[in-house]
This is a predicted structure of a 1412-nucleotide RNA (small-subunit ribosomal RNA) from a Candidatus Zixiibacteriota bacterium. The sequence is in RNAcentral, with records from ENA and SILVA. Its mean pLDDT, the model's own confidence on a scale to 100, is 81.
RNA sequence: AUUACGGAGAGUUUGAUCCUGGCUCAGAACGAACGCUGGCGGCGUGCUUAAUACAUGCAAGUCGAGCGAGAAAGUGCCCGCAAGGGUGCGAGUAAAGCGGCGAACGGGUGAGUAACACGUGGGCAAUCUGCCCUCAAGCCUGGAAUAAGCCUUCGAAAGGGGGUCUAAUACCGGAUAACAUCUUCUGACGGCCUCGUUGGGAGAUCAAAGGCGGGGAAACCUGUCACUUGGGGAUGAGCCCGCGCUCCAUUAGCCUGUUGGUAGGGUAACGGCCUACCAAAGCUAUGAUGGAUAGCCGGCCUGAGAGGGUGAUCGGCCACACUGGGACUGAGAUACGGCCCAGACUCCUACGGGAGGCAGCAGUAGGGAAUAUUGCGCAAUGGACGAAAGUCUGACGCAGCAACGCCGCGUGGGUGACGAAGCUCUUUGGAGUGUAAAACCCUGUCAGCGGGGACGAACCGAUCGGAGAGUAACUGCUCCGGUCCUGACGGUACCCGCGGAGGAAGUUCCGGCCAACUCCGUGCCAGCAGCCGCGGUAAUACGGGGGGAACGAGCGUUGUUCGGAUUUACUGGGCGUAAAGGGCGUGCAGGCGGAUUCUCAAGUCGGAUGUGAAAACCGUAGGCUUAACCUACGGCCUGCAUCUGAUACUGUUAAUCUUGAGUACGGGAGAGGAAAGUGGAAUUCCAGGUGUAGCGGUGACAUGCGUAGAUAUCUGGAAGAACACCGGUGGCGAAGGCGGCUUUCUGGACCGAUACUGACGCUGAGGCGCGAAAGCCAGGGGAGCAAACAGGAUUAGAUACCCUGGUAGUCCUGGCCGUAAACGAUGGGCACUAGGUGUUGAGGGUAUCGACCCCCUCAGUGCCGCAGCUAACGCAUUAAGUGCCCCGCCUGGGGAGUACGAUCGCAAGGUUGAAACUCAAAAGAAUUGACGGGGGCCCGCACAAGCGGUGGAGUAUGUGGUUCAAUUCGAGGCAACGCGAAGAACCUUACCUGGGUUUGACAUGUACUGCUGGGAACUCUAAGGAGACCGCCGGUGAUAAGCUGGAGGAAGAUGGAGAUGACGUCAAGUCCUCAUGGCCCUUACAUCCAGGGCUACACACGUACUACAAUGGCCGGUACAGAAGGCUGCAAGACCGCAAGGUGGAGCCAAUCCGUAAAACCGGUCUCAGUUCAGAUUGAAGUCUGCAACUCGACUUCAUGAAGUUGGAAUCGCUAGUAAUCGCGAAUCAGCAGGUCGCGGUGAAUACGUUCCCGGGCCUUGUACACACCGCCCGUCAAGCCACGGAAGUUGGGAGCACCCGAAGUCGUUUGCCUAACCGCAAGGAGGGUGACGCCUAAGGUGAAACCGAUGACUGGGGCUAAGUCGUAACAAGGUAGCCGUAGCGGAAGCUGUGGCUGGAUCACCUCCUUU
Repeated sequence: AUUACGGAGAGUUUGAUCCUGGCUCAGAACGAACGCUGGCGGCGUGCUUAAUACAUGCAAGUCGAGCGAGAAAGUGCCCGCAAGGGUGCGAGUAAAGCGGCGAACGGGUGAGUAACACGUGGGCAAUCUGCCCUCAAGCCUGGAAUAAGCCUUCGAAAGGGGGUCUAAUACCGGAUAACAUCUUCUGACGGCCUCGUUGGGAGAUCAAAGGCGGGGAAACCUGUCACUUGGGGAUGAGCCCGCGCUCCAUUAGCCUGUUGGUAGGGUAACGGCCUACCAAAGCUAUGAUGGAUAGCCGGCCUGAGAGGGUGAUCGGCCACACUGGGACUGAGAUACGGCCCAGACUCCUACGGGAGGCAGCAGUAGGGAAUAUUGCGCAAUGGACGAAAGUCUGACGCAGCAACGCCGCGUGGGUGACGAAGCUCUUUGGAGUGUAAAACCCUGUCAGCGGGGACGAACCGAUCGGAGAGUAACUGCUCCGGUCCUGACGGUACCCGCGGAGGAAGUUCCGGCCAACUCCGUGCCAGCAGCCGCGGUAAUACGGGGGGAACGAGCGUUGUUCGGAUUUACUGGGCGUAAAGGGCGUGCAGGCGGAUUCUCAAGUCGGAUGUGAAAACCGUAGGCUUAACCUACGGCCUGCAUCUGAUACUGUUAAUCUUGAGUACGGGAGAGGAAAGUGGAAUUCCAGGUGUAGCGGUGACAUGCGUAGAUAUCUGGAAGAACACCGGUGGCGAAGGCGGCUUUCUGGACCGAUACUGACGCUGAGGCGCGAAAGCCAGGGGAGCAAACAGGAUUAGAUACCCUGGUAGUCCUGGCCGUAAACGAUGGGCACUAGGUGUUGAGGGUAUCGACCCCCUCAGUGCCGCAGCUAACGCAUUAAGUGCCCCGCCUGGGGAGUACGAUCGCAAGGUUGAAACUCAAAAGAAUUGACGGGGGCCCGCACAAGCGGUGGAGUAUGUGGUUCAAUUCGAGGCAACGCGAAGAACCUUACCUGGGUUUGACAUGUACUGCUGGGAACUCUAAGGAGACCGCCGGUGAUAAGCUGGAGGAAGAUGGAGAUGACGUCAAGUCCUCAUGGCCCUUACAUCCAGGGCUACACACGUACUACAAUGGCCGGUACAGAAGGCUGCAAGACCGCAAGGUGGAGCCAAUCCGUAAAACCGGUCUCAGUUCAGAUUGAAGUCUGCAACUCGACUUCAUGAAGUUGGAAUCGCUAGUAAUCGCGAAUCAGCAGGUCGCGGUGAAUACGUUCCCGGGCCUUGUACACACCGCCCGUCAAGCCACGGAAGUUGGGAGCACCCGAAGUCGUUUGCCUAACCGCAAGGAGGGUGACGCCUAAGGUGAAACCGAUGACUGGGGCUAAGUCGUAACAAGGUAGCCGUAGCGGAAGCUGUGGCUGGAUCACCUCCUUU
């Protein structure tokens, strides 16, 4: 300086957190479709499915200036009475034919194709090329036919046959000719192997055609278009090569013309392209072969980019044209609108035979979620033919349909109220819709009507004029200028005028993500939902209304792609515990590789050239009013190839070095491995002795053993297996693993000092080897232990845990298996990065007589710890730190390490290893709780020590249940049940029955009272103050802290007694105290009255009272309280009644008056009984209150006299003025107390202590719990639904192999038949046609095997479902610690054996570390 202008997150696992990890959302895009809605214009786009089948029309013809021939309609004239005839024009026209060129272009589609098909860059010295351009030369002379036509004939038709005539730029012969081709000889130059270019000589072979003009009498000359030969060019095509180019290894081996050679054929051309012979090669882990899928690219979409996806429209290439095969013609085809054959299908038919191919443009049917008009025109652009005019052209240009996409415009603008109405909400005051409307004033885009009205038109041609080349000259040719002619679109675009706001707004959303909130309806219903989730009566989440948000002629939904997703990580991830290190070693290939110098230039880096089509993209200009769109220029196209330069690095060549690696030498250590031998202790068994009744076993039993002598003990013997102590976070080994002792053989590591080799190294896909335990095969062995099995226990059951037995097995030899929590859950190698402290082996220093001690180095093995790392826990020179090299592995949970396939194995099984379907999580670490049949510590009338009760009886009362018309309602472990209720006869009252009432039973409106002033003893209240502090004195204590006695004092040792408050838990209780939102009823679910009920009664429970008696009952006598209450009240003395009570009314508004305290004490009696205990029940007579006492009150008197003789399991209260016991009062209240709340009197016993029970607190630990253990959770079975596997089979498909048959056709052979041109006098020949034969071969048929799909009685597991059944396996020590591998067994989870792991709690011990 230029280019470049750009990278966003959120929700969801939890009680909460961090992390891992999936799922989901916001964006952009589309050939789209669907839903609702819809004014206009421009530019684009429009069968993605059935390469399914196609009616109809059109899509390729043209040339009369190549050739022969040649109508008709109509009309003019003549003849004719007419019918008609002749002739001119029509017209050398139409139609057909011969001939030339075109039809191989243009247009369509994407079936096939994984390939030199495509892209890109090269090569052809191995090629062809009509028309076109250019150069050179030529264009002479003959001949024989044939179509059309005419005649005839066959056939339904399509189509032919025969005869006869005729032309050519049709066909054939000859001449001429070499610069052409071939053969050969000879030079020159050049290169890239075969060779190429060019010169000369000889030989052989090969050509043609005219048409239309002009001049001329003609000969002839001349122009132009054709024609022939050759050279060059251009264009187009063919072939070859490098590189790039999808998925599957659950496709690992493939190939016989296959790989190469020689010879030949064939082709425009190289080549196994084809044939014969010879050789046996060729491809493949850098993925051959096979299978699946697919046209490729420029580009398009997305993305910051790298990438990912895609290959519509436009452009380039390829392939295909009903399916398969084949050639012909031609410059070019193996030919979309040509031919032949086979096949399927459709159509015509006279049944004999024929016809056809929309993946051209329209259009039809069908399929489908879905994709347009059977339009106009050759005016323009382009193409074919033609000399040209011109003809043809569904290419193309236009128009039509579709909001399918992009872009633009409009649906009005201004003023206009503290703000109409309507609607919605409301705290009823108001608020919102809202300047919005109305109203007034304007404007006229678009649409409507009327008028004007294009560009696209340039050619060509005609005519006029001019110029040029050429000719002897003219026509003609070429160029320039003027005028005239030609428009499908289209009376379109555009412009002008007219009137008038008139004709023009919807869609989705409003819980979070995500902008936007309220009312009503609904009530886990109806429904919503992208994820989380919403809905069970106050839903901002469903439906509707109002309001709001976003976009807007569109808006949403669905589908697909990319993004977000760093969620396959090149940019740019990971693997101790989340998914993830191979069980371990060895090692081929591969990858990577120490130091120094030299060579080359493959990689690498620079420069230049060529190419990288156009369009697209980006930039700058320009044209449509703008934009989309279009035009021009530049950039980009990051690539490939060639040439050239650089040589640092990698590589290569050559040489050197020693530090990596290794070898030699000397040492010490070690459960390293294999084999052989050997030892003692213990166990069991056998024999014998002694000895007697038990032994054994368990939580406790029992099975078992034992008088046939066990267990115990002693002696002797046998067998097998394992090796106590030493022994140790000690040693060795690659891992698994290895332990008495001795010997032999053998591997590795370590240390030390010197010498040698000279990078010999590291890693390692496949391969090979080793590999605990269990298990398998064969043969041994078998003491103990012990799956299975048997028995006994336990238990609801117990296929278990415990016990008694016991077989495989455990052991040895040989051979398999090949897996483990094969773990440090940590691959190997190298280098670097603070330390401290143990321990093993070796060496050194110091020290010493020596063993020690101390210090240092190397190699192992532990702990602690810094930096750093980590999600955290943790790791930390033995890294999980910092870097490099190589390998293995991971990508949500489940399904599943399963199915199918392959492979290994005797089997069991191992290795490799999916999908459908399903969930929105599943995990990791740490935190706070809660819990534990975890641990530690502590407290409480918690236990213990005591006293008295409850549970048994009767009664009272409350509850349940039952009953009833109603027995109103609530309360339910502790913390409901003498509770709400401090008092149900009516009232209360809420319930039932019967009867009334309906602006409602209730609310607003009225002046009762020491209402006012002064004072205040006493007793108080509130506030404040004084006092009590071991202060003073004595004693004691060494001193002191303190202890003890005394004085003073109202009070003497925190003075006594007593707490109280705050907070939390149980969403505890109460909507029937009150208060309260919402809902509901309104002649009733309201209110009033009467009566009834709440009081019932086979039963069960709670709380109390009274008792069962002599510590008592009864009778008589005598004492002592406190605290309350009292005017509709408490009521004395007196009188009456046996009494309840009555009459009457002194006193008291109360420190004034009122009311007998009882237990106790004294005396008497009763004498252990259902009693002189106890008092229920019942009868009779009364009293009091009250309107009323029957249901249903209390009390008095007389009579009656149930149960009950101290209470089972179980359970409650209480630690001092307490328990126990005794009476008194008050509230409620007309009356009613065994209840409640208070008051005082008498007045105990016991506490060693914290092991245990219950409850609670603190610390710690484990956890898969968090609704928090009343938690969570596993498996079988039963039911429903879904996808999948197996299966006797059945059925279909494509490809290959073998054989049979074999159309058309090329090629070859043959000479049967036919035959104009040429040769020949003729016969005949050459040539041509046809036939026959052969090879190849499509379709067809048969057979065997493999692969892929569909279906299949039945069957197998899996997933998901409502509150099913059985157990309780796991999570806490989960109640037998759990898990891994393996084996056996069992309804099921599972249990047991064996080996392993800690990802086990607790206690004890050992070792190490840290701190003191």